The prediction has a mean pLDDT of 82. This is a predicted structure of a 73-nucleotide RNA (transfer RNA) from a Spirochaetia bacterium. The organism belongs to Spirochaetia, within Bacteria. Its Rfam family is "tRNA". Rfam classes the family as a transfer RNA.
Parts: sequence; structure tokens; C1' cells
RNA sequence: GGGCGCUUAGCUCAGUUGGUAGAGCAUUACCUUCACACGGUAGGGGUCACAGGUUCGAGCCCUGUAGCGCCCA
Repeated sequence: GGGCGCUUAGCUCAGUUGGUAGAGCAUUACCUUCACACGGUAGGGGUCACAGGUUCGAGCCCUGUAGCGCCCA
């Protein structure tokens, strides 16, 4: 230098026909316990890496940039 893949909650990841963003763990409050752990109930937390484009509408399609990984040279 070229090719491919990934980037979504604090972490690990779904989201596959373009139509209101989700799960598990973690975290907060409460219940339970003499306390803790386990368990139960409820809640908070997101500019979907960044910028632009297409569209009535984009996490999803297109272009560029950045970071990470793999391969080729």
C1' cells in the first nucleotide's frame, strides 16, 4: 500500500423485510436475613464510533474518516 470483518447501555452481545432500541451480567431502591450471600419485585442508564448522502422514515442502504482484528504484498 491492497482486501475482508467489527464498532449498539458500565461489560458481553442480539436486533437478518428500513417503521417507537433490547437481553444477560453489573448498578440503584425495596422485600427477605441478626448481618452477609442467594432469591424476589420495581427502577435508572443509549447522539447505535464520527461526518455526509438516499428515503416520508436509517442501528440497518450508499460514501468518506477514525479505531481494532485477520489476510495479501